[in-house]
Order: sequence, then C1' cells, then structure tokens
RNA sequence: AGAGUCAGCCGAACAGUCGCUGCCUGCUCCGGCAGGUGGAGGAAAGUCCGGGCUCCAUAGGGCAAGGUGCCAGGUAACGCCUGGGAGGCGCAAGCCUACGGAAAGUGCCACAGAAAAUAUACCGCCUAUACGCUUGGCGUGCAGGUAAGGGUGAAAAGGUGCGGUAAGAGCGCACCGCGCCGGUGGUAACACUCGGCGGCACGGUAAACCCCAUCAGGAGCAAGACCAAAUAGGAAAGCGUUAAGCGCGGCCCGCGUGUGCUUUCGGGUAGGUUGCUUGAGGUGCGUGGCGACACACAUCCCAGAUGAAUGACUGUUCACGACAGAACCCGGCUUAUAGGCUGACUCCUUCU
Repeated sequence: AGAGUCAGCCGAACAGUCGCUGCCUGCUCCGGCAGGUGGAGGAAAGUCCGGGCUCCAUAGGGCAAGGUGCCAGGUAACGCCUGGGAGGCGCAAGCCUACGGAAAGUGCCACAGAAAAUAUACCGCCUAUACGCUUGGCGUGCAGGUAAGGGUGAAAAGGUGCGGUAAGAGCGCACCGCGCCGGUGGUAACACUCGGCGGCACGGUAAACCCCAUCAGGAGCAAGACCAAAUAGGAAAGCGUUAAGCGCGGCCCGCGUGUGCUUUCGGGUAGGUUGCUUGAGGUGCGUGGCGACACACAUCCCAGAUGAAUGACUGUUCACGACAGAACCCGGCUUAUAGGCUGACUCCUUCU
C1' cells in the first nucleotide's frame, strides 16, 4: 500500500427572527399576556416474541390447539444475550447452524435402476450339463452359486489390503470406521494417542404425521377508574286531586290503590378528568465475574400531545445531508439507512 474480519460511535454545524406545545413564576378585564425552562429516533418502523400494568376468569388437575428443543449461565421474562460443545464454511482474523428421537408406530423417496429397504440380480464372474464349431478352447441354451467388478441414482446394505475360494463374500485376519460396556477429564453438552467386548447390528426424511421433554388462563390503555348535561325505563319522599275506576263501607268523610307536579336517589350518553410518564431509568466511578450481567456509591430529571406540538424563514460554513415521526411503558429480534469517524485483529506484497 492492497484485500478483508470483528466491535463501537456520529447521523450537517453555528447564529438570528417568527410560530406550536408541556411545566414554573408573575400579572389579569379570566379571554389571555409577559418572562424562564423542556420538546423525537437509532431505528420512534414491522407489531414478530417476552414482561410490567389493568380488567375478567380461576379449588386442584387434565384434554384439545400452539410455542420451544445440544449444555451451562444471565435476566422480571423470552423464541433474547453470554460462555462452551458438536457439525459445516474460510489460507486466516472469523462466520453459520429448528443441533432431541428414524432398533415406538405410520407415511414418503420423482426419473433412472435388477433392487429405494423382510433386500435383490440386468451385464458380468464361477460350477455342472446339453448342443454346435475351426476342438488347448469358443459360442448358444438351461440349472445352480456369487455380489468382487460394470452400469443407474441425490442416496445401493462399512472402507483399504492380505489370506481364502470353483468364483466370491467380515468367510478369516490387520488397520481405519462403527456400536456397546468400563475408565479418565469436565458442573454438563461432550472429549480421549485409554481398556475390553461385538464381525458390524437393519439407507434417507421428523421446516411429514408422530413420540419425548418443557412452557403457557383470556383480553388489552379504544385496558381500567372517576365526575357528569340528556334520553328511556326504575325507586323513595312531599304536595295536590277525588274529576273517572277499584278495595274497605248502607252512605259520606277518610285511608289504600291510581293519577298529576316537585325534589332526591339511581342510571351513565355527549363531554371532561385520570391512567401519562421517576423508570427492571440515564451518566460517572469502584468491586466481583472470561463474559452476558450483578452489587455499592455519587449525580441527573431527559417529550407527554388528544385533531393531536416538535416547524418555517434568513445568514455563514462544509464532506451538500440517508432511512425515517413518539401516542401506556420497558427488554429483545427483524427490516430500512447518504455519508463519516474510532479501536482491535487477519492475509498478502514491498521497503527499512
């Protein structure tokens, strides 16, 4: 210098003017006004997971449907994160992985191929036999043995070598691989240049059904709570009316019922208030831990709207500006993102 890997940060800057909005203080003719102060993001996004909070449900337990799936740890919790194991990719730094079970059962495996799973036999090899011929042999037919070789396929029933055999074959042996048991190391997943046993034990697929383990009540801030015009229907009290009806009564009065008005309660629509932002919070420093993270101390307050604010203009400068806008809150994941900066590391080339 070139090519890369990982981790982190920034996301135009400054000044002025005019607006919008939360809060505080003062004034007010109660309409506002003045001053001060705060005012979007790394993803505010997708709403895909997890939790807080709220209401409903709930003795306990289970089924169905669903999620998760190597081990250990972190966390409020997770499908997240950290560390490790195994497998794969890369020369390397490093990266990726739905990574439990296929000897519980069922299903599927196109085409090709003899055969796609109780193994099988197209060519071939070998033996016996029949016939023919150029008679050491070869060809054809038929019966049997075999799975070493060829051929098919994404995948073909351990691999290499030696022995063995008519030809062959874990048929036997050595090495490699595999399985089981034990030992050693490790919390564990797992590992081992460890020991023994077994000729080898039955393809793949579970992001096919399924089995095993494990997790989980439901709905969501339009949750929910409070105040409360109006309307319908309702309850209580008071007053009026006995004009009609009914009951008590022979009749009247009276009482009850009924009816009218008023008040109160209750109801809860419009509207308003609340939930609402101090929180698993930020920053700094220290301690423990490989780390995720935890703890202690100090310090800070950092949007809270509800037709819904966070903008516009001017000037100067530069590398000329990407993706994008809070709506109950928080932890993640995923996706989008012009350009710039920092640190650590790897490979390769050259020079000193």